Two RNAs folded together computationally: RNase P RNA and transfer RNA, 475 nucleotides in total. Rfam match: Bacterial RNase P class A. By type it is a ribozyme. The coordinates come from a structure-prediction model, not an experiment, and the mean pLDDT is 75.
RNA sequence: GGCGCAGGUCGAACGGCCGCUCCGCCGAAAGGCGGGGAGGAAAGUCCGAGCUCCACAGGAUUCCAUGCUGGGUAACACCCAGGCCCCGGCCAUUUUGGGAGAUGACGGGGACGGAAAGUGCCACAGAGAACAGACCGCCCGGGCUUAUGCCCGGGUAAGGGUGAAACGGCGGGGUAAGAGCCCACCGCGUUCCCGGAGACGGGGACGGCACGGCAAACCCCAUGGGGAGCAAGGCCAAGAAAGCCAUCCCGGGGCUUCAUGUCCCGCGGGUGAUCCGCCCGUGAUCUCAAAUAUACGGAGGCGGGAUGGCGGGUAGGCCGCAUUGAGUCGCCCGGCGACGGGCGUCCCAGAUGAAUGGCCGUAUAGAACAGAACUCGGCUUACGGGCCUGCGCAUCUC
RNA sequence: GGGCGGCUAGCUCAGUUGGUUAGAGUGCCUGCUCGACAUGCAGGAGGUCACAGGUUCGAUUCCCGUGCCGCCCACCA
Numbered sequence: 001g002g003c004g005c006a007g008g009u010c011g012a013a014c015g016g017c018c019g020c021u022c023c024g025c026c027g028a029a030a031g032g033c034g035g036g037g038a039g040g041a042a043a044g045u046c047c048g049a050g051c052u053c054c055a056c057a058g059g060a061u062u063c064c065a066u067g068c069u070g071g072g073u074a075a076c077a078c079c080c081a082g083g084c085c086c087c088g089g090c091c092a093u094u095u096u097g098g099g100a101g102a103u104g105a106c107g108g109g110g111a112c113g114g115a116a117a118g119u120g121c122c123a124c125a126g127a128g129a130a131c132a133g134a135c136c137g138c139c140c141g142g143g144c145u146u147a148u149g150c151c152c153g154g155g156u157a158a159g160g161g162u163g164a165a166a167c168g169g170c171g172g173g174g175u176a177a178g179a180g181c182c183c184a185c186c187g188c189g190u191u192c193c194c195g196g197a198g199a200c201g202g203g204g205a206c207g208g209c210a211c212g213g214c215a216a217a218c219c220c221c222a223u224g225g226g227g228a229g230c231a232a233g234g235c236c237a238a239g240a241a242a243g244c245c246a247u248c249c250c251g252g253g254g255c256u257u258c259a260u261g262u263c264c265c266g267c268g269g270g271u272g273a274u275c276c277g278c279c280c281g282u283g284a285u286c287u288c289a290a291a292u293a294u295a296c297g298g299a300g301g302c303g304g305g306a307u308g309g310c311g312g313g314u315a316g317g318c319c320g321c322a323u324u325g326a327g328u329c330g331c332c333c334g335g336c337g338a339c340g341g342g343c344g345u346c347c348c349a350g351a352u353g354a355a356u357g358g359c360c361g362u363a364u365a366g367a368a369c370a371g372a373a374c375u376c377g378g379c380u381u382a383c384g385g386g387c388c389u390g391c392g393c394a395u396c397u398c
Numbered sequence: 399g400g401g402c403g404g405c406u407a408g409c410u411c412a413g414u415u416g417g418u419u420a421g422a423g424u425g426c427c428u429g430c431u432c433g434a435c436a437u438g439c440a441g442g443a444g445g446u447c448a449c450a451g452g453u454u455c456g457a458u459u460c461c462c463g464u465g466c467c468g469c470c471c472a473c474c475a
Stems, first nucleotide, its partner, number of pairs: 001091001002393009013362006020037007039369001043380002046378005051229004058276005063225005068082005083112001084110005099398005113220002118218002120214003135160002137156008168186002171183003187209001188207008233319004243310008251265005266282005286300003312474003327346001329344006399471007408424004417455001426442005448464002451461002
C1' cells in the first nucleotide's frame, strides 16, 4: 500500500419570514410575551419489569419456559469475562520461488445439560444401518479342466464399491491371507496427582475397544413460573327498557341463641388443566307421582338470582398521564469488563381527529429507514451517506 | 393501543412416526361425442409449499426472524 474483520458515533447546521401544538404570565375578548416540542430505531410486540384489577394460605401431578462456568442487573431468553467446540483467511514489499501439512495468535459463530435411564427413527443406494455385514477382491482345502478358468466347503473386515454415516485411526510386526492378534503414537474409558472459585486444563498409571448420529423426536435431570392487560382501573355527568332465548342455582343434616352464630355433606367461585387442602359465597315456597311412614331420591309450576346472547342507551368530561424517573449530562473513585458508588447539574414532547411543518438565503446537491399515545430495561428487524477507533496478514516442519 | 389466528395450483381446501415423485374438487388447454353448443368421456399442463436463516444425511412438516392478510377487545343497565 492492498485485502479482510470488528466496534463506536452522527442522523444537516445557522439566519430570516410565515404557521401548528402544549405550558406559564398578561388581557373583558381578540390577542400578545416567554419557554418546551420525535427516534436510533418511536417499529415488530419477541423477552423481562414497574403500575392496575381479579374474594389469591399451601401442596401434588400435568403444562410452559430456561439450560457450559463465574459475575452484572429491579428482572430477563439480555449484558460482561472465561472455558470448550466449529469455521475463516494469513497478500505484496523489505529478506529466493512453488506446493503440502502442523502449531499458534487473531477474527467470527455456537438453542453449548444428558445418547454406557429407557423408547423411537436413520429414506434411497448398498451384501450389510447398530449385541452388523462376505457383493467384488484376498487366502486355504477338495472336485472338474490342457490351460485361462468354473463349481463346492471354509477363513478373512487389510483393499474396492454403496452411502450423510460401515462398529477406533495411522504406521510397524505378525499371518496361508488377515485381524488390538502384538507393539509405538493419537483417540476413547477407568483411576490417581497437580493447577483453577468453576466450566475445564496439564501429567502419570492401567485397560485392548466394550461406547455411531439425532433430544430445534419422545423423554430424563436441574432451575424457575398465578392470570389479564391503560380499551387495565377509578370518579363525575347524561340517557336508557321492559321483554325474549340458552345454561345453571335457590339442597340436606347436627348443636345453640332474643336476634343469630357455628360445624358437616352438597353446589358455585378463587384466571392453562386435574386432584387434595384452605378461603369466600350459598336468598323463599308450592304441586304431582311413588312409598306403611319419616327421610333420601325424581319430575314440574310460580317467583327470585347469576352468566352469556338478542334487543336498548351513551359514545361527554376528569384522574391514571407527563415536573422526579431502575432519569439526563459532567467529573472523581472501585472493577479486566458488564456495572457499582460519590459529588455537582438539569427538568427535557404529549394529544384524544390527535401538534412537531413550509418558503428563502449561506450553497452546486440535502437525499436513508422511518414518526411518540401508560412508562422503563433489553433483543430483533429496516437504514443513503459521513466521521472516528482497534485488530490480523505469523511461526515451524516436510 | 392491546390480544389471538392464518399463509399449499388461477380459486376453495387436504397433507404426521421429517423420507425418494406434494394431492383432491373446481377452473384452464387438447381430443372424442353432437348438425352446432351445453352436458358427458379421455388425456394434459399448471406449485420458489409467503420470504429468509438454522437443526438434520434430508424440512410443507421442527425452531427462530421478517412480510402480508383476517378476527376480537369501550362504557351503562